The prediction has a mean pLDDT of 81.
Small-subunit ribosomal RNA from an uncultured haloarchaeon, 1470 nucleotides, folded computationally.
It matches the Rfam family "Archaeal small subunit ribosomal RNA". Rfam links the family to the GO terms structural constituent of ribosome and ribosome. For this family Rfam cites "The comparative RNA web (CRW) site: an online database of comparative sequence and structure information for ribosomal, intron, and other RNAs" (Cannone et al., BMC Bioinformatics, 2002).
The RNAcentral record of the sequence draws on ENA and SILVA.
[in-house]
């Protein structure tokens, strides 16, 4: 030595992109003091500067002037001015840093020894004198010193030659003797004269400095060749030195894949910022080199510069002038201007440390010291502390009072100081003077708090918040960090093992080059010996200082500093050892290579000969109307005879069985035979060679298809193209053609999903089965190259252990565990594109980026849902048989549409439409049109006993109406108006709920314990075989057991027995009434009775219990027997986890919101009933299985006081008057009808049909006009059985047939129930629609109404291309040419040659960079067109490469991959 959020419904993983950390700059908000220590125009503009300062000093070197004096000025003269200060422009270099080396050097002041200073001489500035010039300067004439100069002597020293031995050293060209010649060269004084400070030579040190050199340290190969003073030699000039440093002649060298050269970029180091560290970033501020001083050159003087506070000149820029001519350089300090996000006072002083000069006192110094300003940085301390009481309390908190403290604060003395402050110490006052900033969805610590806002405004680093209840915005509250701070935003390092030495990876996420030979380079087998270059060990010299650690120490304590150690520089030099490993050399060796033999065994190549069906054309003969395609079809062929048979002939292309996940080869690839030549591996082998080897950066070769050049050939099939369908189109797909190709020959191309999506070599690591090769061994044996079984060796496939591995999976043929080499990735896209180069004839490759853009791209699994997958099983809201309906009419209802003032509203596939229990005449009602009505309660104004509010005749007014006005009357306590605030709302929001409801679901499923199994989402269970109506049961199974649910269970029917017995019932028994054919019948009327029906209670009965068959001795399944029932009898109720933002705010409840004198309350009248039209449900038809007519039978189930009504009268009827009984097993509605007898109609638009329409009546109900319902007469419409296509049904159903009953005053074609009468066909199956359940695929997960491509358009943003057109840098040339430098002549000046050359003008290459008509692609942009390419078999599988078409996606060809579903076969494994 750390994680964390973001791809997903979730789940591991790659993988990037954001958070947390520390520094560094600007920068908001805020800020009480102290100490230290350091920084401040470095980042952009080494752009310009105004004014003041920064370098002088010596009178003990000498002249002069001035002055009372201390002194002071001028000059000349000596040192210094080359140092200190600032800057980072250039430089990629010996610049720098480390070592090393000068036998190639120099060094003033200093310090050591030694020696030494002898004589002589001419000037000169300052001063005077006269001038020139605006100035800056300058000129002429006189005088004069000296430690200035000059001459001449002494000494060393220097330098040529000769001559020889020795020293030192790696190596004499050093050195040190000896002799000979020389051009040549020294000095100064000066004072207080004791003595100090100087002057010369020579040696030598110390300082400092120049010169070479070995390693070191950026970026770019889209920069691969560079080089003529260049590489080297020989002479020479030069320099303090050495060198091509420069010349004159000679050679042709020199540097470069270990990157030269070029281009971009930057001063280098010690350090510095981050990290565990390795490393990555950075070099501002201290130091230590180094450059530069406006851009450029050059030069003198000196030890020392090519010198900027020196000079000279060129250029550009400022100033000043009298236009003649002059002068300036802040990257010193302060300061200005500009630029910019960004950086301070024109302060003070020589006290201090230093430098300069001076014998010294001393002078001077914007080096330095100091103060000032700045939230530069560390450190340190404060903003109170403590008790009482009140409010209020969960905590915190606020509000009085009393008491300490005094660091800071405010005043004062002393110390202190160059002068001061700062500060110290001592006193006095007084809690007094002293807290902010960010943040609060998660990541992340701290709000589920109000209030605004309502995808607006705005927030966010990243995910993501905001569309009426925001914890995310903008406020308030309250809290969380940090705290004189905190935040923002830009930048390194870190995080990040996302650059991997330490430390990653390449099947499928990005990634193994198509294959192979091969240079360099790297790495290599066994043994012995040397050697020490790598290595290791000890010792040495160096790697400043400051930083960094550690102890001690000094500031009150830390920062700070100081002493000592250590460490750091990870290195570099040097001497002495070791020798195991590397490496080098020598000599051997054979396990690794490689070579010979030897018999196999092969679609290995290459050439040549041969052969075979079929296809096509042509052609004998035959033969007659089609043929040919296809889902269906057409276009096409064919009466000049097609298509089919048959004989022959001629072309090309190909090569059936054998044949096999079987062989060969580096792959790409290869397939009739037979001959020929050529090669590779395998095996065997008592043979040679002996490390000869691996891999392999550049290169070399080969290299499907397709496509190019040339010449051939053209059966076939077939891009383009051409008909023909298909289609909304159909540039396709499917059909008829058919060119280029496809096929030889030479030649280029050089890609492929070129795949095992897996680089090559060795070496180790468990089995178990196949199959090819070759050996060897054993049995059989028909003796055959034969059958069978084994053993090695080497290929080829499978399963499978350990292990790897996100997981799929791999597993001795590795993806396991090692090793060598090589290639290759670093978030998706723009893009394999542009631009460069290279190669190609071209198509095109090969190398290959950026701007911009984005939060994910992606890979394995895992649940779902999905498929124009695939298997199993169900279901009359499926099919199939079968009956009978809708769809046509005609009339009722609903719904849409259209009108309309309103025609209120809500439900729209099933699961909206005869639904809202919704038949609305008014109410209902919410819609329209008119009228009027209503505000508890508060606060504010005003009225009011001279009458409020209200009620009222009468006239206006109106559709009415004390609503209003007018003018009376009654009556007595409030009323208006504003603002608020309320009732009420069927006003909104079913997308803010509850609550019911519907559907999926007439389903059979949804879970859970505990184990196991997976890193985990999850799986198992719950599959799997049989079975069921059912996850029903039964058997097996790493599962075993349990829960909801299915079932049981509860009503209801259908048997049977108990109990009961009134309003029911009457069998038996009396009795009454009626009728009577006098025998009886009839009425439960009475008594009774309770048998029987009924009723309503309770209990039994039915369990596959029994037999037989199947099935597994199961579960069950089917047949039987008994029995009212038989397998769930039948019929209902109940009814799972959950989904559907289904439906309902208009049932009620309900939060939010709105409206509030109206969107609230009431009345009148209208509307929801409209009608060119579309759709649903229904009724009634269309007739003889009927219609009318007439007689006759037979029921449940209900309902009833504002109702139900017997019964009686009237009426043709509907209905009307009365009026028993009934609050119900009493009473009543209550006549059922289909039916059955009997007659008549006679197949007609009718004796079917009954729509519309007229009349004249009844009924409810203020009212039936818009708009009830019934009755009579009249009238008689459409309709003669229904397209496509739909809809109920499986037994008491279905169809048919009345009845009740809800609603309801009044009205049913409807809903609910209720009964009669009463059929047909399945006893199957998944084709259709759909539902489960296994299983596949999948880029879907808002889950297929999903995902999702491209071109157009429209906007915006970068970018390429671009005629041109502007600028910059560099290089090469060519003119002028400031100046300097050598020669030479000349000697104060000058002239000529020769050579370097700044700067300017011009010519050309490279190269960057800025505009540009126009072109061209990319990205991004809620709701723009075509289409539907892709993902399922995506509806034609898909994908690479190529080609050619075509708005587009894309289509087709030819050649490959499976990263292709589904069936079926055949083969291999377990």
């Nucleotide at each position: 030595u750390u994680c964390c959020g973001g791809u997903u419904g979730a789940u591991c993983c790659u993988g990037c992109c954001g958070g947390a950390g520390g520094c560094c700059a600007u920068u908001g908000c805020u800020a009480u003091c102290g100490g230290g220590g350091u920084c401040c125009g470095a980042c952009u503009u080494a752009g310009c500067c105004a004014u003041g300062c920064u370098a002088g000093u010596u009178g003990u070197a000498c002249g002069a002037g001035u002055u009372u004096a201390g002194a002071c000025u001028c000059g000349u003269a000596g040192c210094a001015a080359a140092u200190a200060g600032c800057u980072c422009c250039g430089u990629a270099a010996c610049a720098c840093g480390u070592g090393g080396c000068c036998a190639a050097a120099c060094u003033a002041c200093c310090c050591u020894a030694c020696a030494g200073a002898g004589a002589a001489c001419g000037a000169u500035a300052a001063c005077c004198u006269c001038g020139g010039g605006a100035a800056a300067c300058u000129g002429a004439g006189g005088c004069u010193a000296a430690u200035a100069g000059u001459u001449c002597a002494u000494a060393c020293c220097c330098g040529u030659c000769u001559c020889a031995c020795g020293c030192u050293g790696g190596a004499a060209u050093g050195c040190c003797g000896a002799g000979a010649c020389g051009u040549g060269c020294a000095a100064a004084u000066g004072u207080u004269c004791a003595c100090a400070c100087g002057c010369u030579g020579u040696a030598g040190g110390a300082c400092g400095u120049g010169g070479c050199u070995g390693c070191g340290g950026c970026c770019g190969a889209u920069u691969a060749g560079g080089u003529a003073g260049a590489c080297g030699g020989u002479g020479g000039g030069g320099u303090a030195a050495c060198g091509g440093c420069c010349c004159a002649c000679c050679g042709u060298g020199c540097c470069g894949a270990u990157a030269a050269u070029c281009g971009g970029u930057a001063c280098g180091g010690g350090u510095u910022g981050u990290g565990a560290g390795a490393g990555c970033a950075a070099g501002a501020a201290c130091c230590c080199g180094g450059a530069g001083a406006c851009g450029g050159a050059a030069u003198c003087u000196g030890a020392g510069a090519c010198a900027a506070g020196a000079u000279u000149c060129c250029g550009g820029g400022c100033c000043c002038u009298a236009c003649g001519g002059g002068g300036c350089g802040c990257a010193g300090c302060a300061g200005g201007c500009g630029c910019g996000a960004a950086a301070c006072c024109u302060u003070u002083a020589c006290a201090c440390u230093g430098c300069a000069c001076g014998c010294a006192a001393g002078u001077g110094c914007g080096a330095u010291a100091a103060g000032g300003g700045g939230a530069c940085c560390c450190c340190g301390a404060g903003u109170g502390c403590g008790a009482g009481g009140g409010c209020a309390u969960a905590c915190a908190g606020u509000c009085c009072u009393c008491g300490c403290u005094u660091u800071u604060c405010a005043c004062c003395a002393c110390c202190g100081u160059a002068c001061g402050a700062u500060g110290g110490u001592a006193g006095u006052g007084g809690a007094a003077u002293a807290a902010g900033a960010g943040c609060u969805g998660g990541g992340c610590a701290a709000g589920a708090c109000c209030g605004g806002u309502g995808c607006c405004a705005g927030c966010c680093g990243c995910c993501g918040c905001g569309g009426u209840a925001a914890u995310a915005c903008c406020g308030g509250c309250a809290g969380c960090u940090c705290g004189a701070g905190u935040g923002a935003u830009g930048g390194c390092c870190g995080a990040u093992u996302u650059u991997a030495u330490u430390g990653g990876g390449c099947c499928u996420a990005a990634a193994g080059c198509g294959u192979u030979c091969g240079u360099a380079g790297c790495c290599g087998g066994c043994c012995a010996c040397g050697c020490a270059a790598g290595u290791c060990u000890a010792c040495c010299g160096g790697g400043a200082a400051a930083u960094c650690c550690g102890c001690c120490a000094g500031c009150c304590c830390a920062a700070c500093u100081g002493g000592c150690g250590g460490g750091c520089g990870u290195c570099c030099g040097g001497u002495a050892g070791a020798a195991a490993c590397u490496g080098c050399g020598u000599g051997g060796c054979u396990a690794g290579g490689g070579a010979c033999c030897g018999g196999a065994a092969g679609a290995c190549c290459c050439g040549a000969a041969g052969g075979g069906u079929a296809c096509g054309u042509c052609u004998u003969g035959g033969g007659u109307a089609g043929g040919a395609g296809u889902g269906a079809a057409a276009u096409c062929c064919c009466g000049u005879a097609a298509u089919c048979c048959u004989g022959g002939a001629c072309g090309g292309a190909c090569c059936g069985c054998c044949g096999a996940u079987a062989g060969c080869g580096a792959a790409a690839g290869c397939a009739c035979u037979u001959c020929g030549g050529g090669a590779a591996g395998a095996c065997g082998g008592a043979u040679c060679c002996g490390a000869c080897g691996g891999u392999g950066a550049g290169g070399g070769a080969c290299g499907a298809a397709a496509g190019c050049c040339a010449g051939g050939g053209u059966c076939u099939c077939g891009a383009a193209c051409c008909g023909g369908a298909u289609u909304a189109g159909a540039u396709a797909c499917c059909c008829g053609g058919g060119u280029a190709g496809u096929c030889c020959u030479g030649g280029c191309c050089g890609u492929a999903a070129a795949c095992g999506a897996u680089g090559u070599c060795u070496g180790c690591u468990a089995g178990g089965u196949g199959u090819g090769g070759c050996u060897c061994c054993c049995a059989c044996u028909a003796c055959g190259a034969g059958u069978g079984g084994g053993u090695g060796c080497u290929g080829u496939g499978c399963c499978g252990u350990a292990g790897g591995g996100a997981a799929g999976c791999c597993g001795c043929u590795a993806a396991g565990c090692a090793g060598a080499c090589c290639g290759c990735c670093u978030g998706g896209g723009a893009a394999g594109u542009a631009c460069g180069u290279c190669c190609g004839c071209a198509a095109g490759g090969a190398u290959g980026a950026a701007a911009c853009u984005u939060a994910a791209a992606g890979g394995a699994a895992u649940u779902g849902g999905c498929g124009g997958g695939g298997g199993a099983g169900c279901a009359c809201u499926a099919c199939a048989a079968c009956c009978g309906g809708a769809g046509g009419a005609g009339c009722c209802u609903g719904c849409g549409g259209u009108u309309u003032a309103a025609u209120u509203g809500g439900a729209c596939u099933c699961a909206a439409c005869g639904c809202c229990g919704g038949a609305c005449a008014u109410c209902u009602c919410a819609c329209c049109a008119g009228c009027a009505c209503c505000g508890a309660c508060a606060g504010c104004a005003g009225u009011a006993a001279u009458g409020a509010c209200g009620g009222u005749c009468a006239g206006g007014u109106u559709g009415a109406u004390g609503a209003c006005c007018u003018u009376g009357c009654c009556a007595g306590a409030g009323c208006u108006g504003c603002u608020g605030a309320g009732a009420g709302g069927a006003g909104g929001u079913g997308c803010a709920u509850g609550g019911c409801c519907g559907c999926c679901g007439u389903c059979a499923g949804c879970u859970c314990g505990u184990a196991c199994c997976g890193u985990g989402a999850g799986g198992c269970g719950u599959c799997c075989u049989g079975u069921u109506a059912a996850g029903u049961c039964a058997g097996g199974c790493a599962a075993c057991g349990a829960g909801c649910g299915a079932g049981a269970c509860c009503c209801g029917c259908a048997c049977u027995c108990c109990u009961a017995a009134u309003u029911g019932c009457c069998a038996g028994c009396a009795c009454c009434a009626u009728g009577u054919u006098c025998g009886c019948a009839u009425g439960g009327g009475u008594g009774g009775g309770u048998a029987c029906a009924u009723u309503a209670g309770g209990a039994g009965g039915a369990c596959u219990g029994c037999c037989g068959u199947g099935g597994c001795u199961a579960a069950c399944a089917c047949g039987g027997a008994g029995g009212a029932a038989g397998g769930a009898a039948c019929g209902g109720g109940c009814a799972a986890c959950g989904g559907u933002a289904g439906g309902u705010c208009a049932g009620u409840a309900u939060g939010c919101c709105c409206c509030g004198a109206a969107u609230g309350u009431g009345c009148u009248g209208g509307g929801c009933u409209a009608c060119a039209c579309g759709c649903g449900g229904g009724c009634u038809a269309c007739a003889a299985u009927g219609g009318c007519c007439a007689a006759g039978a037979c029921a449940a189930u209900g309902g009833g006081u504002u109702c139900c009504a017997a019964c009686c009268u009237c009426g043709a009827g509907a209905g009307a008057g009365g009026a028993c009984g009934g609050u119900a097993a009493u009473c009543u509605c209550c006549u059922a009808a289909a039916c059955u007898u009997g007659g008549u109609c006679g197949u007609a638009g009718u004796u079917c049909g009954g729509a519309u329409u007229g009349a004249g009546g009844g009924c409810u109900g203020a009212a039936a006009c818009c708009c009830g319902c019934c009755c009579u007469c009249a009238u008689g419409a459409a309709g003669c059985u229904g397209g496509a296509u739909u809809c109920g049904g499986u037994a008491g159903u279905a169809a048919u047939c009345g009845c009740g009953u809800g609603u309801c005053a009044g009205c049913a074609g409807c809903g609910c129930g209720c009964g009669g009468u009463g059929a047909a066909u399945a006893c199957g199956u998944c084709c259709c629609u759909g539902c489960u359940c296994c299983u596949u695929g999948c880029a879907c997960a808002c889950a297929c109404c999903g995902c999702c491509c491209g071109u157009c358009a429209a906007a915006g943003c970068a970018c390429c291309c671009g005629a041109g057109u502007g600028g910059g840098g560099u290089c090469c040339g060519g003119a002028u040419g400031a100046g300097g430098c050598c020669u030479g002549g000349a000697u104060a000046c000058c002239c000529a040659g020769g050579u370097c050359g700044a700067a300017u003008c011009u010519g050309g290459g490279c190269u960057c960079c800025g505009c540009a008509a126009g072109g061209g692609g990319g990205c991004u942009u809620a709701a723009g067109u075509c289409g539907u390419a892709a993902c399922a078999a995506g509806g034609u599988a898909g994908c690479c490469g190529u080609a050619g078409g075509g708005g587009a996606a894309u289509c087709u060809g030819c050649g490959g991959c499976u990263g292709g579903a589904u069936c079926a076969c055949c083969u291999c494994c377990u």